[in-house]
RNA sequence: UAAAAAUAUCUGGGGUGCCUUGAGCUGAGAUCAUACCCAUUGAACCUGAUUGAGUUAGCACUCACGAAGGAAGAUAGUUAUAGAACAAA
Numbered sequence: 001u002a003a004a005a006a007u008a009u010c011u012g013g014g015g016u017g018c019c020u021u022g023a024g025c026u027g028a029g030a031u032c033a034u035a036c037c038c039a040u041u042g043a044a045c046c047u048g049a050u051u052g053a054g055u056u057a058g059c060a061c062u063c064a065c066g067a068a069g070g071a072a073g074a075u076a077g078u079u080a081u082a083g084a085a086c087a088a089a
Stems, first nucleotide, its partner, number of pairs: 001082002007076004011039004016033001017025002019022001045070003051064004
């Protein structure tokens, strides 16, 4: 001098299911929480899908589909790291 992540601010995108209806299940989040997640390094989320296999009381509950197609950004800034110069030895 340059410079990833993590992080912060603002802005934006997204989902809210199942049935035994209960201190029920899974999950970050299950309808307004202004909370949670995600923003191109994009599986947050949508289409395919009234999909296929497994499991369950039931369900995106799990796996596949998925090196398929879409999908919403700017700034700041620490640092890993890289190069050069100077000084000392």